[in-house]
Molecule: Guanidine-I riboswitch aptamer
RNA sequence: UUAAAAGUUUUCUAGGGUUCCGCAGAAUAAUUUGGACUGGACCGAGAGAAAACCCGCAGAUUAUGCGGACACGGAAGGAUAAAAACCUGGGAGAU
Numbered sequence: 001u002u003a004a005a006a007g008u009u010u011u012c013u014a015g016g017g018u019u020c021c022g023c024a025g026a027a028u029a030a031u032u033u034g035g036a037c038u039g040g041a042c043c044g045a046g047a048g049a050a051a052a053c054c055c056g057c058a059g060a061u062u063a064u065g066c067g068g069a070c071a072c073g074g075a076a077g078g079a080u081a082a083a084a085a086c087c088u089g090g091g092a093g094a095u
Base pairs, nucleotide, nucleotide: 007053008052009051010050011049012048015043016042020040021039022037023034024033025032026031054068055067056066057065058064070090072093076088077087078086
């Protein structure tokens, strides 16, 4: 300095806020305030989990088996109602 399947998807978790529902307060009510409200629902990991596909090798080439390793990390900005371990990003940087 360069390359890599360091692939795709789904479900879930850590985590995250507040559009909607619920909850709590105000108001006769329409409505409104609150996430220093447990929640439903929602967002959600490259460096978390599982599965399916997929890839490589072996093979009886349909089965089946084995392998798919490693990964410290800001600040800032962006999306959505909003935030985040989301996205920029296996980025900058560090080793």